Transfer RNA from Lacticaseibacillus paracasei, 71 nucleotides, folded computationally.
The source organism's lineage runs through Bacteria, Bacillati, Bacillota, Lactobacillaceae and Lacticaseibacillus.
The prediction has a mean pLDDT of 83.
The RNAcentral record of the sequence draws on ENA.
It matches the Rfam family "tRNA". The family's RNA type in Rfam is transfer RNA.

Parts: sequence; structure tokens; C1' cells
RNA sequence: GGCGGUGUAGCCAAGCGGUAAGGCAUGGGUCUGCAAAACCCCGAUCGUCGGUUCGAUUCCGAUCACCGCCU
Repeated sequence: GGCGGUGUAGCCAAGCGGUAAGGCAUGGGUCUGCAAAACCCCGAUCGUCGGUUCGAUUCCGAUCACCGCCU
């Protein structure tokens, strides 16, 4: 320098056009004499910028970070 992959909550991780599942952790609550355990509740404008579209996490382009391959 060329090509490809990944990027979603503190962590892990689904979601292939109709305003984002689940688990762990944290916090709050119920319960308990106090705890633990158990149960209930709470949170994301989807790496960034732009484009297409009535509508984008999703499709397209660029770019950033990390990983890999080739040279």
C1' cells in the first nucleotide's frame, strides 16, 4: 500500500427496512430479627459523518479503532 472481518448498555450477546431480545453485574424494592438466597423493577438515539427511503441497527459511500490475510 491492497483486501477482508468486527464495532449494539459497565461486560457478554441477539436482531438481514417499521422507533432494540436475553444473560451477568450495578442500583432500588419485597421478604428476613440482621444477612444470604429468592422474587419484582430500572437503563442503549446501535463507532462517527453523509446518502437512499415515508421510515435505517439493518441498504450504499466515506472515515475512525481493533483483528487478520497478501505484498